[in-house]
Molecule: transfer RNA
Organism: Blastocatellia bacterium
């Protein structure tokens, strides 16, 4: 300059075009004299931005951004 792969909750990750979850931290409440563990419920999201396709898009599609690889060029 090319090329592929990610980007979702505070973090690791799911999710066949069709009500966005799961663990783990985080609150609060049981339980304990207490803490830890256990057990119950509870907050928490512009699915990285924008635009298009569609009766509906995290999921297709284009574009920008931002992270990791590879390859090519300079020196």
């Nucleotide at each position: 300059a090319g090329g592929c792969a990610c980007g979702u909750a505070u973090g690791u990750c799911a999710a066949u075009g069709g009500u966005a979850g799961a663990c783990g931290g985080c609150c609060a409440c049981c339980c304990u004299u207490a803490c830890a563990a256990g057990g119950u419920g509870g907050a928490g999201g512009u699915u990285g931005g924008g635009g298009g396709u569609u009766c509906g898009a995290a999921u297709c599609c284009c574009u920008c951004c931002g992270u990791g690889c590879c390859u090519a060029c300079c020196a």